Annotation
A computed fold for a 112-nucleotide RNA from a soil metagenome, annotated as SAM riboswitch aptamer (S box leader). The coordinates come from a structure-prediction model, not an experiment, and the mean pLDDT is 79.
[in-house]
RNA sequence: UCAUCCAGAGUGACCGAGGGAUCAGGCCCGAUGACGUCACGGCAACCGUCCGGCAAUGCAUCGCCGGGAAAAGGUGCCAAAUCCUGCCCCGCAGCGGUUCGGGGGAAGAUGA
Numbered sequence: 001u002c003a004u005c006c007a008g009a010g011u012g013a014c015c016g017a018g019g020g021a022u023c024a025g026g027c028c029c030g031a032u033g034a035c036g037u038c039a040c041g042g043c044a045a046c047c048g049u050c051c052g053g054c055a056a057u058g059c060a061u062c063g064c065c066g067g068g069a070a071a072a073g074g075u076g077c078c079a080a081a082u083c084c085u086g087c088c089c090c091g092c093a094g095c096g097g098u099u100c101g102g103g104g105g106a107a108g109a110u111g112a
Base pairs, nucleotide, nucleotide: 001112002111003110004109005108010040011039012038013037014036018029019028020027023086024085025084026083041078042077043076046074047073049069050068051067052065053064054063082107087104088103089102090101091100
């Protein structure tokens, strides 16, 4: 920089008090042991692999596909939408507030 983020997938052992990124608010998980670590298992299909298509080409390689397959390789992931909200806009109509729905942004995560 680009793409994706309402789907999916957990048991055991160890540890022992907080945890859900950060700040705030909410909500939730947690001594029936969370979080974390390790082992095994699984999910998914970003990269890679194979097949097909497109453009170009004498052919191949390379390139592109919002085409397909598989899951042995490199990552990732396995409570809750990235747990939700926060900023802006729209539905919205005298003004203000709140709630709901939608779109965008910020921050973050993962991959290339």
Description:
The model forms 97% of the base pairs in the Rfam consensus.